[in-house]
The prediction has a mean pLDDT of 84. Predicted 3D model of a 520-nucleotide part of an RNA (large-subunit ribosomal RNA, domain I) from a Bacteroidia bacterium. The RNAcentral record of the full RNA draws on ENA.
Context: one part of a larger RNA
C1' cells in the first nucleotide's frame, strides 16, 4: 500500500405515511365599488419577531339563534383572567373600520403636506340623479402582425389568431323571412349529430372549405313609424266665426291569401292574463340516530388469532397504542329554523286584444333601394360572380307598387328591405358545497404539503428557490462523572424500542475511517 472480513462515522437514496395537490362531474353563485372596492401601508396581544385575526371600540364590541364545559388562534411557557347568571366555539343580524388606493378640496417622491367643506364628466331649469375603478375565463365590437407552411418565395397559408383598445352580462351575441326550396314544400333564433372532407375554392400549389335536406335539444312571440282623430302651445290669415302650417302629448295602427286608415254594420264568440295578500315548500348554525366496556390469548398497547353473541334501511369512510358492522366521530333514515325562496289560493278574477263586408281617396320607415369607381364579408383569390357591408361620386318607385331564386332576359315561385325588443336550447369558471379517480405521493403532485409568490437576485421590467416524518404518550433524559465548557460523550432514568434523544421512522451507494487476517 492492497485486499478480505468484522464494526463504525458519512451521506441521503428507498420503503412506508400526507397535511397539500391535480382532474372530472353534479348543484350553487356568476359580481365588488363614491355607504370609498380590489389590493396595500401602518397600527393592534401582560410579555409578540413572523403568520392569522381585527382597525385607535384593534386576536376584537352588541343582539339573535345554535351550542355545552371548559376557554384566552398558529403557539407548546410564565402571569393574570373569563365561564352553568352559560363562556370559549358555530351561524345570522349590526357597530366599529386609521391612511393610502378609482381616491375625488390643492399638491406629492403611494400610505405624506398644505388646506377647510370643495374632483371631473354626463342627464336635468332647479332639486337631485347617474358614470369612474377592479375582476379567471366565457361574449360583442374597433384595430390588427410574424415566426411558420407553401421542402426558396411574391399571391396563398399561418389568421381574423396573438395582441391591443371599447363594452356588456350571468350569460353574450343571433332572432320572428324583401327566408329557402323547386312546380313537392317549410316556415324566426340558437345548438349538437349528419349531410362532407361532398359542392366548390386554389401561384387549381400548399391549403381552404359550405349550404339545401335529415335526425335531435329548446321552443315565444312582439311593439313602434305612417295614414285618421282629439287636445295644448307657436305661426301665419281674416272685420268676426274660423281655416291652414309646425310641434308636443294621447288614441289609432302594424302586414304579403297584402295590411291598416276610411265607410258600413257588430261590439259578442273567443284569446291574452296580472298586481296584492296568505303562504306549503327550500333554506345556516344544528339535532335523533341500532348493536360486545364479551371471554381467553399474543403483546408495551387488541382492533389481530379463538371461542361466543348482537345490530342491519346503518358491513360508505375516519380515529382510537397493530388489522373495529356492535369503543368515538360518523353512515343509513329521520327531525330542525332565522334571513332567502316562493308551489298553491287570491283569480282565469282586474286589465288587455277582439268580427264582417266595400275598396274611389290616403298610409305603409329616403339621400333609402339600386348604380359607377375603389375595398371588404361569404366556400367562392374577379372569376361568367349572384348575396351582404360601405370610403366616394350619383340615385329610383309607391302596391297597377318593391325585392329576390349566383351574370343577363322572360314566365313561374317566394317574399315585403331602408324602425325596434324578445326567454330557452348554447359558453366559460376567480369562487363555494359535495361526490368520483387503472390521478401524484414531498427531485412526484401547483412554482408553493413547510413564515411562499416567501427568501434570495435584478435600477426595473422581471426571475424565483430549498425546506414534510422522534414517540401512543414528551414520558424531550432527574442525579453523578470526564471535559475549559452552556460543545461533546460516559453512567442513571423514561420508553416496546434511545442502534427513536428534537442535526431524530426506515436509513443504500459514493466518500472517510478503526480492528484482525493475508501479501509487498
Nucleotide at each position: 500500500g492492497a485486499u478480505a472480513c468484522a464494526c463504525g462515522g458519512g451521506g441521503a437514496a428507498u420503503g412506508c405515511c400526507u397535511a397539500g395537490g391535480c382532474a372530472u362531474c353534479u348543484a350553487a353563485a356568476g359580481g365588488c365599488g363614491a355607504u370609498g372596492a380590489a389590493g396595500g401601508a401602518c397600527g393592534u396581544g401582560g410579555c409578540a419577531a413572523g403568520c392569522u385575526g381585527c382597525g385607535a371600540u384593534a386576536a376584537g364590541c352588541u343582539c339573535c339563534g345554535g351550542g355545552u364545559a371548559g376557554a384566552g388562534g398558529c403557539a407548546a411557557g410564565c402571569a393574570c383572567u373569563c365561564c352553568a347568571a352559560g363562556a370559549u366555539c358555530c351561524g345570522g343580524a349590526g357597530a366599529u373600520u386609521u391612511c393610502c388606493g378609482a381616491a375625488u378640496g390643492g399638491g406629492g417622491c403611494a400610505a405624506c403636506c398644505c388646506a377647510a367643506u370643495a374632483a371631473u364628466c354626463u342627464c336635468g331649469a332647479a332639486a337631485g340623479a347617474g358614470a369612474g375603478g377592479c375582476u379567471a375565463a366565457c361574449c360583442c365590437a374597433g384595430g390588427g402582425a410574424a415566426c411558420u407552411g407553401a421542402a426558396a418565395c411574391a399571391u396563398c397559408u399561418a389568421a381574423g389568431u396573438a395582441c391591443c383598445u371599447g363594452g356588456a352580462g350571468g350569460a353574450a351575441g343571433a332572432g320572428a323571412a324583401a327566408a329557402c326550396a323547386a312546380u313537392a314544400g317549410u316556415g324566426a333564433u340558437u345548438c349538437c349529430c349528419u349531410a362532407a372532407g361532398u359542392a366548390g375554392u386554389g401561384g387549381c400549389g400548399a391549403g381552404c372549405g359550405a349550404a339545401c335536406g335529415g335526425g335531435g335539444a329548446a321552443u315565444a312571440g312582439c311593439c313602434c313609424a305612417a295614414a285618421c282623430c282629439a287636445u295644448g302651445g307657436c305661426u301665419g290669415u281674416u272685420a268676426a266665426g274660423g281655416c291652414a302650417g309646425c310641434u308636443a302629448u294621447g288614441g289609432g295602427g302594424u302586414u304579403g291569401u297584402a295590411g291598416g286608415a276610411c265607410c258600413a254594420c257588430a261590439u259578442a264568440a273567443u284569446g291574452a292574463g296580472a298586481a296584492u295578500c296568505u303562504g306549503a315548500u327550500c333554506g345556516a348554525a344544528g339535532u335523533c340516530g341500532a348493536a360486545g366496556a364479551c371471554u381467553g390469548u399474543u403483546g408495551g398497547a387488541a382492533a389481530g388469532c379463538a371461542g361466543c353473541a348482537c345490530c342491519g334501511u346503518a358491513g360508505c369512510g375516519g380515529g382510537u397504542g397493530a388489522u373495529a358492522g356492535u369503543c368515538c366521530c360518523g353512515u343509513a333514515g329521520g327531525c330542525g329554523u332565522a334571513a332567502u325562496u316562493g308551489a298553491a289560493g287570491u283569480a282565469g278574477u282586474a286589465u288587455c286584444a277582439g268580427g264582417u263586408g266595400g275598396u274611389a281617396u290616403c298610409c305603409u320607415g329616403a339621400g333609402u333601394a339600386g348604380g359607377g369607381c375603389g375595398a371588404g364579408g361569404c366556400c367562392g383569390g374577379u372569376g361568367a360572380a349572384a348575396c351582404c357591408u360601405u370610403g366616394u361620386c350619383u340615385g329610383a318607385a309607391u302596391c297597377u307598387g318593391g325585392c329576390g331564386g349566383c351574370a343577363c332576359c322572360a314566365u313561374c315561385c317566394g317574399c315585403c328591405a331602408a324602425g325596434g325588443c324578445u326567454a330557452a336550447a348554447u359558453a366559460c369558471u376567480c369562487u363555494u358545497a359535495g361526490a368520483u379517480g387503472a390521478c401524484c405521493g414531498a427531485u412526484a403532485g401547483u412554482g408553493a404539503a413547510c413564515a411562499a409568490g416567501u427568501a434570495c437576485c435584478g435600477u426595473g421590467a422581471g426571475g424565483g428557490a430549498a425546506a414534510g416524518g422522534u414517540g401512543a404518550a414528551a414520558a424531550g433524559u432527574a442525579c453523578c462523572c470526564u471535559g475549559c465548557a452552556u460543545a461533546a460523550g460516559g453512567g442513571a432514568g423514561u420508553g416496546a424500542a434511545a442502534a427513536a434523544g428534537u442535526a431524530c421512522c426506515u436509513g443504500a451507494a459514493a466518500c472517510c475511517g478503526u480492528g484482525u487476517a493475508u501479501c509487498u